[in-house]
Context: one part of a larger RNA
Molecule: small-subunit ribosomal RNA, central domain
Organism: Phyllobacterium calauticae
RNA sequence: CUGGGCGUAAAGGGCGUGUAGGCGGCCUGAUAAGUCAGAUGUGAAAGUCCUCGGCUCAACCGGGGAAGUGCAUUUGAAACUGUCAGGCUAGAGUGCAGGAGAGGAAAGUGGAAUUUCCAGUGUAGCGGUGAAAUGCGUAGAGAUCGGGAGGAAUAUCAGUGGCGAAGGCGGCCACCUGGACAGAUACUGACGCUGAGGAACGAAAGCGUGGGGAGCGAACAGGAUUAGAUACCCUGGUAGUCCACGCCGUAAACGAUGUCAACUAGCCGUUUGUGUCCUAGGUCCGUGUGUGGCGCAGCUAACGCACUAAGUUGACCGCCUGGGGAGUACGGCCGCAAGGUUA
Numbered sequence: 001c002u003g004g005g006c007g008u009a010a011a012g013g014g015c016g017u018g019u020a021g022g023c024g025g026c027c028u029g030a031u032a033a034g035u036c037a038g039a040u041g042u043g044a045a046a047g048u049c050c051u052c053g054g055c056u057c058a059a060c061c062g063g064g065g066a067a068g069u070g071c072a073u074u075u076g077a078a079a080c081u082g083u084c085a086g087g088c089u090a091g092a093g094u095g096c097a098g099g100a101g102a103g104g105a106a107a108g109u110g111g112a113a114u115u116u117c118c119a120g121u122g123u124a125g126c127g128g129u130g131a132a133a134u135g136c137g138u139a140g141a142g143a144u145c146g147g148g149a150g151g152a153a154u155a156u157c158a159g160u161g162g163c164g165a166a167g168g169c170g171g172c173c174a175c176c177u178g179g180a181c182a183g184a185u186a187c188u189g190a191c192g193c194u195g196a197g198g199a200a201c202g203a204a205a206g207c208g209u210g211g212g213g214a215g216c217g218a219a220c221a222g223g224a225u226u227a228g229a230u231a232c233c234c235u236g237g238u239a240g241u242c243c244a245c246g247c248c249g250u251a252a253a254c255g256a257u258g259u260c261a262a263c264u265a266g267c268c269g270u271u272u273g274u275g276u277c278c279u280a281g282g283u284c285c286g287u288g289u290g291u292g293g294c295g296c297a298g299c300u301a302a303c304g305c306a307c308u309a310a311g312u313u314g315a316c317c318g319c320c321u322g323g324g325g326a327g328u329a330c331g332g333c334c335g336c337a338a339g340g341u342u343a
Base pairs, nucleotide, nucleotide: 004320005319006318007303008302012317014201017198021194022193023192025088026087027086028085029084030083031082033081034080035077036076037075038074039073040072041071042070048066049065050064051063052062053061054060091191092188093187094186095185096183098181103177104176108172109171110154115149116148117147118146120144121143125136126135162169163168206247207246208245209244210243211242215241216240220236221235222234223233258316259315260314261313262312263311266294267293268292269291270290272288273287274286275285277282278281298305299304331342332341333340334339
């Protein structure tokens, strides 16, 4: 390389967008590049294969033939692929009129709670633990009541509920804005799928500059525990957690399951549209979309999956190839660094 694979054995890229490329619906006509058939030329000799012959045989040698899967030229065929022209509407998209949603961005605002400050009442404890101690408190704590400040997060509703490509998104109100879905119909007319590179997004932690800082809390300090205790428990507590702008680019970034399309028994929940019916509220009967549970065929090493496939197929991309060494070294690229990536 071929072959075989990628839920859990090695293996799906964190995620979408999109360049090159690969692949691509139905009908008609043309063309003849691919494709198919014929002819001609060529495809050196030797060798191989078949056959005849020469050395007493054979090896060896000689004659003839075949083959040489190929290339070129030429004459045809026209189903399929390609190309050109014309048409179509089932793919894709646009308009119309709708309802759902923690989708995004950016202003404002509410209440509960923690902390702290001020003032009142009030007196000896509070706090914490398995038990304690460190700690706080007669300079009046804790408790209780009134007032102020400030930051962060939004109980109940809340739901194998919703939205988003993924990361992720949750008080309320208004503004700006993306996507999906159902319905009836008009329009465009293959405009599509995938996607090496590229550029964009990308939790937490971390980094830079400037703010902010209530609670929590790496590091650190103290108290315990213990043989020790650089821990688990307790009292404190700095970075950080929050905001703005800029970097980083990684995660068990998981459904450990790439994207798109078609086909393949059923049953029961639930989200959100929409339609028919009648006895008018029905657990009615249909039809989409999403999200769950079970289950047949089939698949699977088994577990399990099973119209949200891991079934049956097609298109394109990524990746794997015994374990360790190692996701390391060197080099390259990126980064302020930490480090990342390629390997």